[in-house]
C1' cells in the first nucleotide's frame, strides 16, 4: 500500500440480512432472608450503538468518508 473482519452497558456478547421504544448473562447498588459471610428472592442504576456526513416521517441497522485493533497478501530490507 491492497483486501477482509471487528467496534453496542464495567466485562463477554446478541440485535443489522428484512429501518419503527436498544437487549441478555455476569458484575454493580438497594431491600428482604442470615449472628455474619456466602447463597437465594425482589427492585433499581448503568450505553449520544468508534467518529463525521448523507438518504428517510423515522437509522445501531441502508449509503459515503474516516479512526482504532486484528488477519491475509504485496512491497522494502
Nucleotide at each position: 500500500c491492497u483486501g477482509g473482519a471487528u467496534a453496542u452497558a464495567g466485562c463477554u456478547c446478541a440485535g443489522a440480512c428484512u429501518g419503527g421504544u436498544a437487549g441478555a448473562g455476569c458484575g454493580c447498588u438497594u431491600g428482604c432472608u442470615u449472628c455474619g459471610g456466602g447463597a437465594g428472592c425482589a427492585a433499581g442504576a448503568g450505553g449520544c450503538c468508534g467518529c463525521a456526513g448523507g438518504u428517510u416521517c423515522a437509522a445501531a441497522u441502508c449509503c459515503u468518508g474516516u479512526u482504532a485493533u486484528c488477519c491475509a497478501g504485496a512491497c522494502c530490507a
Predicted 3D model of a 77-nucleotide RNA (transfer RNA) from a bacterium. Model confidence (mean pLDDT): 81 of 100. It matches the Rfam family "tRNA". Rfam's curators write: Transfer RNA (tRNA) molecules are approximately 80 nucleotides in length. Rfam classes the family as a transfer RNA.